[in-house]
């Protein structure tokens, strides 16, 4: 350098182009003598800049970061 893959809460992953959801972790209340455990609620995320399109996490092109191949 040339090719392919992947980028979503704090973390580990979903998500047919039509409300970004699960677990986990965090925060409040509840129950306990107190803590854990359990119940209930809550905040918290699509790397970045453009296109397509009524509507983009998802589709196109460009940088970036990470893994891999080759050179």
């Nucleotide at each position: 350098g040339a090719c392919g893959a992947u980028g979503u809460g704090g973390u580990g992953c979903a998500a047919u182009g039509g409300c970004a959801g699960c677990a986990u972790g965090c925060c409040u209340g509840g129950c306990u003598u107190c803590c854990a455990a359990c119940c209930a609620g809550g905040g918290g995320a699509u790397g970045c800049g453009g296109g397509u399109u009524c509507g983009a996490g998802c589709c196109c092109c460009g940088c970036c970061g990470u893994c891999g191949u080759c050179u």